The part of an RNA shown here (large-subunit ribosomal RNA, domain IV) has 344 nucleotides and comes from Methylobacter sp.

Context: one part of a larger RNA
RNA sequence: CCCGGGAGAAGGAACUCGGCAAAUUAGCACCGUAACUUCGGGAGAAGGUGCGCCCCGGUAGUGUGUAGCGAUUUACUCGUGAAGCACGAUGGGGUUGCAGUGAAAAGGUGGCUGCGACUGUUUAAUAAAAACACAGCACUGUGCAAACACGAAAGUGGACGUAUACGGUGUGACGCCUGCCCGGUGCCGGAAGGUUAAAUGAUGGGGUGCAAGCUCUUGAUUGAAGCCCCGGUAAACGGCGGCCGUAACUAUAACGGUCCUAAGGUAGCGAAAUUCCUUGUCGGGUAAGUUCCGACCCGCACGAAUGGCCAAACGAGUAGAGCACUGUCUCAACGAAGGACCCG
Numbered sequence: 001c002c003c004g005g006g007a008g009a010a011g012g013a014a015c016u017c018g019g020c021a022a023a024u025u026a027g028c029a030c031c032g033u034a035a036c037u038u039c040g041g042g043a044g045a046a047g048g049u050g051c052g053c054c055c056c057g058g059u060a061g062u063g064u065g066u067a068g069c070g071a072u073u074u075a076c077u078c079g080u081g082a083a084g085c086a087c088g089a090u091g092g093g094g095u096u097g098c099a100g101u102g103a104a105a106a107g108g109u110g111g112c113u114g115c116g117a118c119u120g121u122u123u124a125a126u127a128a129a130a131a132c133a134c135a136g137c138a139c140u141g142u143g144c145a146a147a148c149a150c151g152a153a154a155g156u157g158g159a160c161g162u163a164u165a166c167g168g169u170g171u172g173a174c175g176c177c178u179g180c181c182c183g184g185u186g187c188c189g190g191a192a193g194g195u196u197a198a199a200u201g202a203u204g205g206g207g208u209g210c211a212a213g214c215u216c217u218u219g220a221u222u223g224a225a226g227c228c229c230c231g232g233u234a235a236a237c238g239g240c241g242g243c244c245g246u247a248a249c250u251a252u253a254a255c256g257g258u259c260c261u262a263a264g265g266u267a268g269c270g271a272a273a274u275u276c277c278u279u280g281u282c283g284g285g286u287a288a289g290u291u292c293c294g295a296c297c298c299g300c301a302c303g304a305a306u307g308g309c310c311a312a313a314c315g316a317g318u319a320g321a322g323c324a325c326u327g328u329c330u331c332a333a334c335g336a337a338g339g340a341c342c343c344g
Stems, first nucleotide, its partner, number of pairs: 001339002006334001010330002014328001019325001027051005036041001038173001052095005061087004068080004072075001096100001108323002115315002120132002136171007148157003175309003179240003184237002186233005193228003199222001204217005241259005268302001269299001280296005
C1' cells in the first nucleotide's frame, strides 16, 4: 500500500456533485400523538416511561374441566365447578452491576417542493425512472358465417362469446373542468350535376370485289367507383393575430380606429421538467443562497383527454433545507486479522 473489520480527544457536514459511506434508531408493554384528509388514513406520527433477580406468589385471574351440587325437555344433556393440566398479571417489599430487549436479531426522524394517483412492469449483462401498464373516461368499428387477425387454401383464433359483447385509437384513480375554429387534411353522408376506363358502336371515310361481302379506320351515344361539387364532424390530424391612438401628475389603458383570419388562447396555471434576456424583481430561509420555497406576470416559446388545474395515500424516483448522529471532514494518528514484501 490492498482487502474486510475495531475504538477514538475537541469540533460535528466545515467533506462532497450529493451526508456517498459510516454512525444514530431498533424489541415488548404502557402513556401520548399535529397539519392535512378521498374520513380509510396520516401513525410505529412526533415525544416519553418501564424492563434483571428474590419474596408476598405460580398468588389474583383466564381457559379446559374430573368429582360434587343444581336444573329440566331424562340426554353420549345443560349450568356451576373442589381436583388435575395449561396460561398468567397489576401492585407492594427487597436486592445487584458501569450497564437488565446486558449477547445476537432488531425503524433514524420531522417540515417543504416538482413528477407519477396507487400495488405492479421495463432496457437478461452500464438506465427501475417522471418511461410502460393500470382501474376509470371518451371516440370509433362490428348484427354474427361479426368486425379484426393468422393462413395461396382448407381452416383457426375472436367465442362454444352476441352490442352491459368483441376489435381499434386516445387519455390515464378521485375532485373541479374540458373554451373558440370544419378554411386545409382525414373520416362520414349526399338516387342531382361535371369529369372519367374497359365495354357499347350512330355516322363518315379508305382497301378489295361485278356484287353480296371481307377488311382498315373515324368515334356520336350509352357507360362504375374515384375525383370535382354540396353538407356534417375536433376526447379526428390539427390551428387558436397585427398596427395605431386614448383618462385632469406620471404611468397604464376599461375605450376607439384599422388590417388580416377558418377562428384569433376562454377557465386555470405561469421565470415552470417549459423563461432566451436571467443570478428577472420582491419576500423567506443562511453570517454569506446562479439552487430552494412563497409571490409578481413583461408566457423569447403554458393551456384544456397530443388533456388543464388541484389533491389525501403511496415512491430503493427528483430539488432544496432542519434535528439527531457520526473519522465525510479539520487531520491525521492508533491497535488486531488476511494479503502484498523479505527469509526458509